A computed fold for a 331-nucleotide RNA from Candidatus Culexmicrobium cathedralense, annotated as Archaeal signal recognition particle RNA. The prediction has a mean pLDDT of 75. The sequence is in RNAcentral, with records from ENA. A source record names the gene ffs. Taxonomically the source falls in Candidatus Culexmicrobium (Archaea, Candidatus Culexarchaeia, Candidatus Culexarchaeles, Candidatus Culexmicrobiaceae). It matches the Rfam family "Archaeal signal recognition particle RNA". The family's RNA type in Rfam is non-coding RNA gene.
Order: sequence, then C1' cells, then structure tokens
RNA sequence: GCGGCGGCUAGGCGGGGGGCUCGGCCUCCCCUUGCAGGGGAAAACCCCUGCACCGCAAAGGGUCGAGAUGGCGGGCCGAAAGCCGGCGUCAGGCGCCUUGAACAGCCGCACGCCCCAGUGACUCGGCGAUGAAGCUUCGUCCCAUGGGGUCGCCGGCGGGUGAUAGGCUCUCCGGAGGGAGGGCCGAAUCACCCCUUACCGGGCGAAUCGGGUUAGGCCAGGAAUGGAGCGGCCCUAAGCCCGGACGGCGGCGUUCAUGGGGGUGCGGGGCUUAGACCGGCACUGGGUGACGGGCGGCUGGGAGGGGCGUCGAGCGUCGGCGCGCCGCCGC
Repeated sequence: GCGGCGGCUAGGCGGGGGGCUCGGCCUCCCCUUGCAGGGGAAAACCCCUGCACCGCAAAGGGUCGAGAUGGCGGGCCGAAAGCCGGCGUCAGGCGCCUUGAACAGCCGCACGCCCCAGUGACUCGGCGAUGAAGCUUCGUCCCAUGGGGUCGCCGGCGGGUGAUAGGCUCUCCGGAGGGAGGGCCGAAUCACCCCUUACCGGGCGAAUCGGGUUAGGCCAGGAAUGGAGCGGCCCUAAGCCCGGACGGCGGCGUUCAUGGGGGUGCGGGGCUUAGACCGGCACUGGGUGACGGGCGGCUGGGAGGGGCGUCGAGCGUCGGCGCGCCGCCGC
C1' cells in the first nucleotide's frame, strides 16, 4: 500500500412554497416525489385516501436565537453513503401591474302598484238612540331623569401563620442495596386567618425540567429483600374553555314613576243630541311612499383571464466537498 472480517464515529432515515412570528423550525394549508390501500375496462393513464423509520406532546400553542433549518424517548443503515453549488426545462406558491363576471348599496328616469285631493251620478253595500258628527279630557306617541328588566363588553388583588413532601449537610451502624439520629433551607401541596370585585361550580391541562403509583426492563444481593425509574394510569399547578356570583361600563322594538312636549289617527270617560261619513264606479290633477320588475349612472365587490418579477418541487446536465478511526488476519 491492497484485500477480508469485526468494532466505533461523522453522517443519513423525502423536497419545496405559503401562513404565523422580531426571526428560524414544528404543529396547519397547498404543490410535488415515492410507497401503501381503494375505484375506473386498465401493470403503464386518471381520480380518491393515508403515510414519509417508530412512539409521545404542542390548550394557538411547542421549541429555539442568524451557531435558530424543531422538542422528548427509542430503533435502523453506516463510510456504502451523503452534502453543496451552477445551467436548462417546468408543476405550484407569492408579490406588483392590468382586465374584470356574479352580487351588494346609493342616486336618477319612465311604467305598474299604492296614497292624497277635487268633480259627477244614481243606486248599491257598510255604520248610527246598545249614541253618528261636534266640543272636552285621559291614554296611546316623542324627549329628559331615576328605579327595575334584558342583552352585551371589560376585569380578575395582596398578605400572614403552621404542618408536610422535598433539597443540602453532619454523626454513627451495615459486606452491597441500605438503616438510625441531628442541624439548616423549605414549597406551586395541605390547613387556618386577614384583606379584596379578583370568588364559586363543571370540563380540560406539565412529552421533557411537578407529585403519587409503577407492568416490563435495569441496578445491588447467594437469597430474602432493597433501590433508581421510562411508558401507562391517577392527581393537581400555571394556564385555557363553559356557566354563575361580584366590581366597572355600555345599548335597548322592554317596564314603572316623575317632569315636559305634541296633538293627524285610534281607544276609554264626560257634555250635547241626529244624521254623519266610509267603501265601491268613472274622470281630472298631484305625491314619489317603507313596494315590484326594467333601463342608466356612481361606489363597493371580487369569480376568472393576461403580463412582469421572485422562490421553486420534479426531470435533465455539469462541477465541487467528503469517503474517517481502532483491532485481528492474509498478500
């Protein structure tokens, strides 16, 4: 130096775009590649669903800081790989410009519908001594204030005492695991108390860095047994969601009281006492009224299309980095 076998380490176990963020990654959405399953007549084509080595957490959160290209635990491959960059093509995303359908609002025009006024004709229909019309009063209506009701928005304080889990440490005993005693600290756990609007009920909530329990496996031991403890299960913390109470604030197609205003219509009471009108029909004039469809204008709206830029999976092509360490054996 080459080769064989074994062990280890670096590295690897899809990629991209968007959204979120001060920023990166993950959870989320979209595209693509591969794999698996299903459907169509179909191995090749099209469509649908799921996954990206496996498991766990992420209540709109989790985890990091330009050394960010996810976190926690495990498994597999392993110097075979792998990593990085340029160019071409291209699915798709994003940004800007442009065009712009549906639809919505407002305005205008004419028509229809509706409403008002006047005139006409006779008759028809309705109302009226169970009280028409007229006058008057109260209520209905409007405004303000206050109480209630209802609907909604915002909000969640601070402190003390004691006990315990636990942590640190010292002494003694035991062959290990461990056992006995003392000192200091000491909870987000528990109990009680003060204060406050910061309380009550229910549901959730710590993968790793809370507590309890702990299969399997692990550690010590000859054993008995003891210890640490993952996942799971249970419990709660911060916190989240729902409901209530409380503190603060606001709105009313709501109600009551008081005060004021208004008087067209409707209703109740009083005075008076006989007709008073309404509708239907025709014509004329007017109003645009909360309506209908039509046309036009303005504003909003953005389906879809086009152009430019940017990122760019996949495919093709070119280049660079990397291919290590240890042991044994052979040449």